[in-house]
């Protein structure tokens, strides 16, 4: 300096250009139990950031940031 991937609730981790943004775990409150826990059942909470294309953009495409890795 160069090429490359990746960025999504507290974590981790999906999502052919049609989304009301899924699941897991943690959180919170119920249920169950003599208490805990374990199991149910609810509930909370997220698309890195500016631009563009498009009827529609988490998805694409153009610059940032940030970070893994590679080359010199």
């Nucleotide at each position: 300096u160069u090429c490359u991937c990746u960025g999504u609730g507290g974590u981790c981790c999906a999502a052919c250009g049609g989304c009301u943004a899924a699941g897991a775990c943690a959180c919170g409150c119920g249920c169950u139990u003599g208490u805990c826990a374990c199991g149910c059942g609810c509930g909370c909470a997220a698309c890195c950031c500016g631009g563009g294309u498009u009827c529609g953009a988490c998805u694409c495409c153009c610059g940032g940031c940030a970070g893994g890795g590679a080359a010199g």
RNAcentral holds the sequence, with entries from ENA and Rfam. Predicted 3D model of a 72-nucleotide RNA (transfer RNA) from Auricularia subglabra TFB-10046 SS5. It matches the Rfam family "tRNA". The coordinates come from a structure-prediction model, not an experiment, and the mean pLDDT is 81.